[in-house]
């Protein structure tokens, strides 16, 4: 330098055919307990890496940039 894959909550990851962004764990509150843990109920937490384009509408499609992984040189 070139090919391919990936970037979504604090972490690990879903998100189908473009139509209100989700799960598990973690965190907070409450109940239960003498207390902790476990369990149950509720809650907070998101610039979907960034810029632009297409579209009535983009996490999703297109182009570019950046970062990570991998292969080739």
């Nucleotide at each position: 330098g070139g090919g391919c894959c990936c970037g979504u909550a604090g972490u690990u990851c879903a998100g189908u055919u473009g139509g209100u962004a989700g799960a598990a764990c973690g965190c907070c509150u409450c109940a239960u307990u003498u207390g902790c843990a476990a369990u149950g109920a509720g809650g907070a937490g998101g610039u979907c890496a960034c810029c632009g384009g297409u579209u009535c509408g983009a996490g999703u499609c297109c182009g570019g940039u950046c970062g990570g992984g991998u292969c080739c040189a």
Predicted 3D model of a 73-nucleotide RNA (transfer RNA) from a bacterium. Its Rfam family is "tRNA". The sequence was found in a public genome assembly.